c-di-GMP-I riboswitch aptamer from an Armatimonadota bacterium, 95 nucleotides, folded computationally.
The model forms 95% of the base pairs in the Rfam consensus.
RNA sequence: GGACGAAAAGGGCAAACUCUUCGAAAGAAGGGGACGCAAAGCCGAGCGGGGCUAAAUCCCGCGAUAAGUCGGGACAUGCCGGCCGGGCUGCCGUU
Repeated sequence: GGACGAAAAGGGCAAACUCUUCGAAAGAAGGGGACGCAAAGCCGAGCGGGGCUAAAUCCCGCGAUAAGUCGGGACAUGCCGGCCGGGCUGCCGUU
């Protein structure tokens, strides 16, 4: 330096749930909490794929060719890196 993660040591992170705040929502931040994680460290959604939401907008309906705290649909410009691939770096151990 490369490949790998069975067991181990010392550590690290923290799902669900819950409280507060922000948000239309998805979701995010912080506290508690641990399901898991060998990169669940960093970069990144403006690299590709996948997923979630639908405020605004558009379409349809209702309505009176109206208004609309009304019903349905489409849609990302909003999100998810703990969905996968990708780039950079790194502890211990095995080889």